[in-house]
Context: one part of a larger RNA
RNA sequence: AGCGUAUGGGGGAUGCCUAGGCUCUCAGAGGCGAUGAAGGACGUGAUAAGCUGCGAAAAGCUGCGGGGACUGGCACAUACAGAUCGAUCCGCAGAUAUCCGAAUGGGGCAACCCACCAUAUUGAAGAUAUGGUACCCGCCAUUGGCGGGGGCAAACCCGGAGAACUGAAACAUCUAAGUACCCGGAGGAGAAGAAAACAAAAGUGAUUCCGUAAGUAGUGGCGAGCGAACGCGGAUUAGCCCAAACCGGCAUUGUUACGGCAAUGUCGGGGUUGUAGGACCACAUCAUUCGAAGCAGGAUGAACCAGAACCCUUUGGAAAGAGGGGCCAUAGACGGUGAUAGCCCGGUAUGGGUAAGGACUGCAUAGAUAGUGGUAUCCUGAGUAGUGCGGGGCACGUGAAACCCUGUAUGAAUUUGGCGGGACCAUCCGUUAAGGCUAAAUACUCCUGAGAGACCGAUAGUGAACCAGUACCGUGAGGGAAAGGUGAAAAGAACCCUGAAUAAGGGAGUGAAAGAGAACCUGAAACCAUACGCUUACAAGCGGUCGGAGUUCGCCUCGGCGAAUGACGGCGUGCCUUUUGCAUAAUGAGCCUACGAGUUACCGUUGCCAGCGAGGUUAAGUGGUUAAGCCACGGAUCCGUAGCGAAAGCGAGUCUGAACAGGGCGAGAUUCAUUCUUCGGGAAUGAAAGCGUAUUUAUACGUUUAGUUGGUAGUGGUAGACGCGAAACCGUGUGAUCUACCCAUGGGCAGGUUGAAGUUUAGGUAACACUAAAUGGAGGACCGAACCGCCAGACGUUGAAAAGUCUUCGGAUGACCUGUGGGUAGGGGUGAAAGGCCAAUCAAACUCGGAAAUAGCUCGUACUCCCCGAAAUGCAUUUAGGUGCAGCGUUGAUUUAUAGUUCUGUAGAGGUAGAGCUACUGAUUGGAUGCGGGGGCUUCACCGCCUACCAAUUCCUGACAAACUCCGAAUGCUACAGAAUGUUUAUCAGCAGUGAGGGCUUGGGUGCUAAGGUCCAAGUCCGAGAGGGAAAGAACCCAGACCAUCAGCUAAGGUCCCCAAAUAUAUGUUAAGUUGAAAUAACGCGGUUGAACUGCACAGACAGCUAGGAUGUUGGCUUGGAAGCAGCCAUUCAUUUAAAGAGUGCGUAACAGCUCACUAGUCGAGCGGUUCGGCAUGGAUAAUAAUCGGGCAUAAACAUAUUACCGAAGCUAUGGACUUGUAAUUUAUUAUAAGUGGUAGGGGAGCAUUGUAGUGUCGUCGAAGGUGUGGUGCGAGCCAUGCUGGAGAAGCUACAAAAGAAAAUGUAGGCAUAAGUAACGAUAAUGCGGGCGAGAAACCCGCACACCGAAAGACUAAGGUUUCCUCAGCUAUGCUAAUCAGCUGAGGGUCAGUCGGGGCCUAACGCGAACCCGAAAGGGGUAGUGGAUGGACAACGGGUUAAUAUUCCCGUACCUGCUCACGUUAAAAGUGACGGAGGCGUAUAUUUGGUGCGUGCUGACGGAAUAGCACGUUGAAGCGAGCAGCAAUGCCGCGAUAGUACACCGAGGCUACGGCCGAGGUGAUAAUCCAGAGAAGCGACUUCCAAGAAAAGCGAGUGAAGCAGCCCGUACCGCAAACCGACACAGGUAGUUGGGAUGAGAAUUCUAAGGUGCUC
Repeated sequence: AGCGUAUGGGGGAUGCCUAGGCUCUCAGAGGCGAUGAAGGACGUGAUAAGCUGCGAAAAGCUGCGGGGACUGGCACAUACAGAUCGAUCCGCAGAUAUCCGAAUGGGGCAACCCACCAUAUUGAAGAUAUGGUACCCGCCAUUGGCGGGGGCAAACCCGGAGAACUGAAACAUCUAAGUACCCGGAGGAGAAGAAAACAAAAGUGAUUCCGUAAGUAGUGGCGAGCGAACGCGGAUUAGCCCAAACCGGCAUUGUUACGGCAAUGUCGGGGUUGUAGGACCACAUCAUUCGAAGCAGGAUGAACCAGAACCCUUUGGAAAGAGGGGCCAUAGACGGUGAUAGCCCGGUAUGGGUAAGGACUGCAUAGAUAGUGGUAUCCUGAGUAGUGCGGGGCACGUGAAACCCUGUAUGAAUUUGGCGGGACCAUCCGUUAAGGCUAAAUACUCCUGAGAGACCGAUAGUGAACCAGUACCGUGAGGGAAAGGUGAAAAGAACCCUGAAUAAGGGAGUGAAAGAGAACCUGAAACCAUACGCUUACAAGCGGUCGGAGUUCGCCUCGGCGAAUGACGGCGUGCCUUUUGCAUAAUGAGCCUACGAGUUACCGUUGCCAGCGAGGUUAAGUGGUUAAGCCACGGAUCCGUAGCGAAAGCGAGUCUGAACAGGGCGAGAUUCAUUCUUCGGGAAUGAAAGCGUAUUUAUACGUUUAGUUGGUAGUGGUAGACGCGAAACCGUGUGAUCUACCCAUGGGCAGGUUGAAGUUUAGGUAACACUAAAUGGAGGACCGAACCGCCAGACGUUGAAAAGUCUUCGGAUGACCUGUGGGUAGGGGUGAAAGGCCAAUCAAACUCGGAAAUAGCUCGUACUCCCCGAAAUGCAUUUAGGUGCAGCGUUGAUUUAUAGUUCUGUAGAGGUAGAGCUACUGAUUGGAUGCGGGGGCUUCACCGCCUACCAAUUCCUGACAAACUCCGAAUGCUACAGAAUGUUUAUCAGCAGUGAGGGCUUGGGUGCUAAGGUCCAAGUCCGAGAGGGAAAGAACCCAGACCAUCAGCUAAGGUCCCCAAAUAUAUGUUAAGUUGAAAUAACGCGGUUGAACUGCACAGACAGCUAGGAUGUUGGCUUGGAAGCAGCCAUUCAUUUAAAGAGUGCGUAACAGCUCACUAGUCGAGCGGUUCGGCAUGGAUAAUAAUCGGGCAUAAACAUAUUACCGAAGCUAUGGACUUGUAAUUUAUUAUAAGUGGUAGGGGAGCAUUGUAGUGUCGUCGAAGGUGUGGUGCGAGCCAUGCUGGAGAAGCUACAAAAGAAAAUGUAGGCAUAAGUAACGAUAAUGCGGGCGAGAAACCCGCACACCGAAAGACUAAGGUUUCCUCAGCUAUGCUAAUCAGCUGAGGGUCAGUCGGGGCCUAACGCGAACCCGAAAGGGGUAGUGGAUGGACAACGGGUUAAUAUUCCCGUACCUGCUCACGUUAAAAGUGACGGAGGCGUAUAUUUGGUGCGUGCUGACGGAAUAGCACGUUGAAGCGAGCAGCAAUGCCGCGAUAGUACACCGAGGCUACGGCCGAGGUGAUAAUCCAGAGAAGCGACUUCCAAGAAAAGCGAGUGAAGCAGCCCGUACCGCAAACCGACACAGGUAGUUGGGAUGAGAAUUCUAAGGUGCUC
């Protein structure tokens, strides 16, 4: 270290539970608000942080009612109170009700600030109290009065305005959709509504809603889609009022003949419709119906009251359980009680009860409402109807387009009229517009009460069971969690021990249980440990499986059986996905647990089941029922029963047609008997009948209807439609605290350098010009800090930092930088322009919504067994990784013969392989011939001639072709016959998948007769196929796995070892480790072996040895030379010979020389040559010793032959499981035959989970869950039991589903790994002593040392919001420790007339009466009002606290108002009031030096003390008639007989023992000296061009005393550990001050005061 067992830790799954949700039903209510809402802020308790309640009358007050014993909310503690004189509590009605908010006196940064008027307290100012003071509209009215409105709230409703994604497989009309969103308005409903309506020859009679009509008529790039109405059945029912005519009153005006008349306006009467009605005339009448307020009655109605009936035994901690015996029930709903209760408790059924309120009823009243007849005249809704143009709405997209609405332009009629009936016209019919009101039936649920659920049960159900719209994130709009359980009862552990301990633990005690101990029910897994058993230190890999020794343990009938481990051996490269193909080094997963994906509605279609059947069926609705997925009614409707046709129409036919033809589409309706049967009138046979056809007219043939409604399963469509996933598009809003630009108002820029214009002077000129010297101080000038930036490099890159650090570098008076306040907003802004920036986001921000957009794409998609089982092809495709049809699969039904398949035979069609070409077309080798042509010759022409030129035809010869064929197979195909097989075939219907293929063999195309290439064809395998062999390998060889067996036989291939089987047999070959593997390369080779042919050879071959190898001649020629041997020539000749070339080589300058051929001798038997084979050999070159698979082998290689054996999941044997067919019967079995590899996919049968109903059960004598063990089923699983657990649970039958996980870079939680690893955030630095303490590197004190010092010191704005101080702590926070702290807990702390802000002013800009514009919302905007970053404006010094001070105290000042007195009257000019740069002047803060003085200290040995050293030598505001100055200002005096420093003394206290604090006292003290440097400020001035706020205030007061002086801020940090950056973060952050030495300097280095050593 591994496995196993046990015991724990960790963690929080599982089970059980529910306090909370979800979805509905019934009833109620359907609003609240200026009488101040919704929603908040702040308060309120004895103690009080939160929630709840309440409001300064504050967990409450009053009255009435109820109730009857305890009470002071959640909330369990202490104290203190209240209550039978009736509390708390409950109900009803009141009172009070801070501030904000419509918010309403004005303002404003919500919860704050500031007013005015009246009255009161008072004598003024001031203060307090009460009331009032907004705007708009209406009415009345002139200052006003009364009433209303505003805002909030979930859906529903009406109107205004109105998208896009998407669908159309693209897209534009169209769709989505009048949807989403925005806006206005209303109500409990809203809208609509009493026909200028429908309809169609018949009628209906307002509107709305439901069912149907109907997915019909239509509409529609006639695409996708969209989609009525009439009518019928129901719900509910309800009808009315004005305008006008006419009459009258009043007012005004006109006119008059003054009698009136007319007009206009207003009021009253009258009147309201289509069969036209009304006015008018005549007649009649209070008839009918309705009915507000009022009076009376009154069901009902809050809290609440009454409300039946049980005991014993037993187990147990506890009884409600079990056993036994009873009882009640108009009550057996439910909940609780120590387990499961009708009879214990609360309740329940039922009955009772009244306050406020009050449906409803009655009475009476105001009021409203009606008729008949006549018809001359009058009235009956005008910029209207209609029309043109442009749009919109209607189902209807401009269409033939009626009807409705209207932006624009026009524009009637008047009852003898008008409008409509889908262009239009006629007839006919209906109706009466241009005014208005109207309940019910319908829609919805923020809310209240009562109830329900085959809904959830803490990762579920609301986001939220819990103090959740909380914590937290974001500038904002907005986003948005996690988190339940002790026990019956706190009985919540007294006391003791260990420990520093209030940590933790161990005892003790409580309890049924503490293994229920508060981190608390159960308590799984990952993960982490401990103990024991076995194993492991020569052994390599998916870690298993098969075999198996040893060791240990249990049981035992001693035979053995079982458990743990597993030495050693055989075989063996995970899972998923995607693929032709994956161990792949292709995807995904760290592990565990929980969650996580084909659902639901409607409409089709097919199967099955059920009902009825030529019929089937109800829908809405109505009635009943406690209720129901219940019962009944309801026949509208739908489907079927008849078709054909475009239709009229006809009809078993019809259409076409001249047709009686032909053709298309249709039709064809019986009953009985027997047999079979799957039990279905399903099939067969027969008979009768009908029908049809045919003819032979009584025979033959043929034929004889099923639907519909529901349930359920498969599948399609419309919907998000299996789940997750875009980039995008559109709409409403939110953002300029970042950044871009702009506006207003402020601020900043050490120091040094250069020296423009101008000016002056001098020279010079007629005058200029010009020159020089000064002066001067310009500049997008120069150098260089702050400041702003970022050229380069390095570092950093899980950083110190989501952009920095270090070094270097650019600008640095300008187009500069910066603060504060404001403006511009998303197809928009802004942009010295980079597509830059617009909150770490930009080629169109962010947020929410449309929305589950769409995704022909990727990924994922969950239990078991059984049967069958593909495809990667064709055609088409804006198509190629998608889809449609066909092909191939499966299931069911039908069909059973001339079906399919195979073999044999017979008969055919055909033009491939091959072959052929004197058989075509074309191509073609050599030869012969040589038409014709070229060239040459012939003086020209003609005739000719020649030709090693080209070349036709023909002949001989050779040979080619996918698009040649005189020919021509095999195979395949067709037909027929026979045989075998036995449904394998076909048709219809349901459901698919596939449409990326790949290797090999063969035939081809392409390519290079390249490819593991590509494209076809035929076959096969892989795909989807395991097993054996080929070392290893998808496809090659063998062979198709239902399961088991320690049985047998074989295939391919093997038999020395690894490794099962022959060291087999026989005969050869190979010597190369060839074999032995990538390869027989060409070409080599006297390697070896075999065969054939041939030559020489005992007359002596071949090889060796010995010897010869000569002569003409140095052949000739050539040559400098050439003699056998540079070269050329040739009768290469001849002679001697045993033989010897005018020479095979070596050699020489040439000779020479050495050899060979050839010959003899010796030797003694075979020796050569050629050709064809076998096996070897060279050629031979790649990265591990890297290989024949290895060892190795001379066979264990190769060849031939033979025998035996091994060898697979093949075959056989034995046993078993299942499927299908057949047969048989006992109908669930048997027999028999065949079968059972499998991806996509089809079909069948089951298991498990959650719940429901019924049924019979189990459970405190122990349910579920958890964890072990044993058994069982092919399997999913199931059963039993031990321990744990402590209250529920399973079986059977049926039903219903949120119904099964290993993967989705899945979601959430937990836990690992890396790993005790990286890191611990500026390298300015620590060390020692002491202290406290359990503990000290870090805390405190002290001493050293170090660092900053234009800061790392001091002040202050913003921002933060208690971090400040003290005490007590150390669990967390602090990157370590901590006794410390910006941490935790408690207590304390911020004091103003003068400081800052408001009560004063105005800028940019905001808001905004009036006014203007705009569908609405809203946008501008005058007066005004708000708004500092600016203007105006009065306090200084010292002391004091742990923590505040210009605020308290002391001292000394100043300002304003009021009272009183005096004076002036009153307004205006003016002032306020402004730029850059520059020098000059003045001046102080501050600072250096010197001298003097004060105080202290000081000397080695001695002296000096008149010496040296150190420190100090200060002093405000304000006032003043002084002095200087142009002035600002300064000086001087007072302030100050303040105060302090310093030195000494010092009671007393504290101590970190170092020291510190210290009242008080003493010295009453020393320069108001001299010299230098010197900012800021102030003043006037110079110069330049870009020409440099506004308003308030001031401007008339003086004097004495007194009174008055409001609100807010004030702690602390503030270049930082407290702000912005997620952090105690190397970053960022406006302004003031900023000493000394060096120096020009704020540079640099060192240093003072002061601060610090950067938390390992």
The prediction has a mean pLDDT of 80.
A computed fold for a 1656-nucleotide part of an RNA from Gelidibacter japonicus, annotated as large-subunit ribosomal RNA, half A.
It was read from a public genome assembly.
Its Rfam family is "Bacterial large subunit ribosomal RNA". Its family is annotated with structural constituent of ribosome and ribosome in the Gene Ontology.